Model confidence (mean pLDDT): 82 of 100. This is a predicted structure of a 73-nucleotide RNA (transfer RNA) from an Ardenticatenales bacterium. Its Rfam family is "tRNA". It is annotated as a transfer RNA. Taxonomically the source falls in Ardenticatenales (Bacteria, Bacillati, Chloroflexota, Ardenticatenia). It was read from a public genome assembly.
RNA sequence: GGGCCUUUAGCUCAACGGUUAGAGCAGCAGACUCAUAAUCUGUUGGUUACUGGUUCGAAUCCAGUAAGGCCCA
Numbered sequence: 001g002g003g004c005c006u007u008u009a010g011c012u013c014a015a016c017g018g019u020u021a022g023a024g025c026a027g028c029a030g031a032c033u034c035a036u037a038a039u040c041u042g043u044u045g046g047u048u049a050c051u052g053g054u055u056c057g058a059a060u061c062c063a064g065u066a067a068g069g070c071c072c073a
Stems, first nucleotide, its partner, number of pairs: 001072007010025004018056001027043005049065005
């Protein structure tokens, strides 16, 4: 320098272009326990990396930018 891939909650990950973007773990509250752990119930938490574009409608499609990874030279 070229090609490809990834970026969504604190972490790991889902989500056919169409309802209000969800799950597990973590956190918080409660139950249980002498207490803790474990278990159970409830619950908080989102600039879908960023900027534009296409569309009635974008996490999803297109372009650019940023960060990271793999391959080639």